[in-house]
This is a predicted structure of an 89-nucleotide RNA (c-di-GMP-I riboswitch aptamer) from an Anaerolineae bacterium. Lineage of the source: Bacteria > Bacillati > Chloroflexota > Anaerolineae. The prediction has a mean pLDDT of 91.
RNA sequence: GUUCGAUAAUGGCAAAGUCGGGGAAACCCGGCGACGCAAAGCCAUGGGUCUAAAGCUGCCUCCGCAGCCAUGAUCGCCAGGCCGCCGAA
Numbered sequence: 001g002u003u004c005g006a007u008a009a010u011g012g013c014a015a016a017g018u019c020g021g022g023g024a025a026a027c028c029c030g031g032c033g034a035c036g037c038a039a040a041g042c043c044a045u046g047g048g049u050c051u052a053a054a055g056c057u058g059c060c061u062c063c064g065c066a067g068c069c070a071u072g073a074u075c076g077c078c079a080g081g082c083c084g085c086c087g088a089a
Base pairs, nucleotide, nucleotide: 004087005086012037013036017032018031019030020029021028022027035076041082042081043080045079046078047077048074049073050072055068056067057066058065059064
């Protein structure tokens, strides 16, 4: 230095829930909280999944309803890329 990840050590992050806020929604942000995580650090590049505002189509007198669809979201879904703490076997 690279693999690897221990009943090691220093620490780190923070699920569900809840309060407040943003958003059409998925979801996100902040506080409390801890399910867990050796990358549960970052990146939407490939795939998956979620949502469907606007748009298109159909029904309908209208109001509305249904279908399709990311440009929206998810890195704590998988893969990939980049950076990183420690050092037993």
It matches the Rfam family "c-di-GMP-I riboswitch aptamer". Gene Ontology term of the family: cyclic-di-GMP binding.